[in-house]
Context: one part of a larger RNA
RNA sequence: CACCGCCCGUCACGCCAUGGGAGUUGGUUCUACCCGAAGACGGUGCGCUAACCCGCAAGGGAGGCAGCCGGCCACGGUAGGAUCAAUGACUGGGGCGAAGUCGUAACAAGGUAGCCGUAGGGGAACCUGCGGCUGGAUCACCUCCUU
Numbered sequence: 001c002a003c004c005g006c007c008c009g010u011c012a013c014g015c016c017a018u019g020g021g022a023g024u025u026g027g028u029u030c031u032a033c034c035c036g037a038a039g040a041c042g043g044u045g046c047g048c049u050a051a052c053c054c055g056c057a058a059g060g061g062a063g064g065c066a067g068c069c070g071g072c073c074a075c076g077g078u079a080g081g082a083u084c085a086a087u088g089a090c091u092g093g094g095g096c097g098a099a100g101u102c103g104u105a106a107c108a109a110g111g112u113a114g115c116c117g118u119a120g121g122g123g124a125a126c127c128u129g130c131g132g133c134u135g136g137a138u139c140a141c142c143u144c145c146u147u
Stems, first nucleotide, its partner, number of pairs: 003110001005107001008103002011100001013097004018092003023087012039072001041070004047065003052061003113134009
């Protein structure tokens, strides 16, 4: 490269990340209950017992051991949560892309001035109603101010 300009949204295609998602898988963790090894601890200890005590001795005592009981408790189990990650048919929009489709909403009074809020409607940009703003062009008039 200056209106043969600029520019908006739907749609189509490709790529990227992402939200929702019946769920599925795994990690961490919480609560309740069940189970309860080993172990130390507590109790018991009729069985066993060289050291210590009594006794000439037999034996007895103390202590210890096995055994038994108990609460504690690792792992495990059942049920229900919390949380993190991965994955998930389908689904929502987003970003980017040479170029494509449909229209032409905005920028000039952009050809219905535009915009804001709100409601309804519509392939899409949008349209319509109501209220508001001027960040609206043009022409005319009125009021006020200055010269």
Molecule: small-subunit ribosomal RNA, 3' minor domain
Organism: Alphaproteobacteria bacterium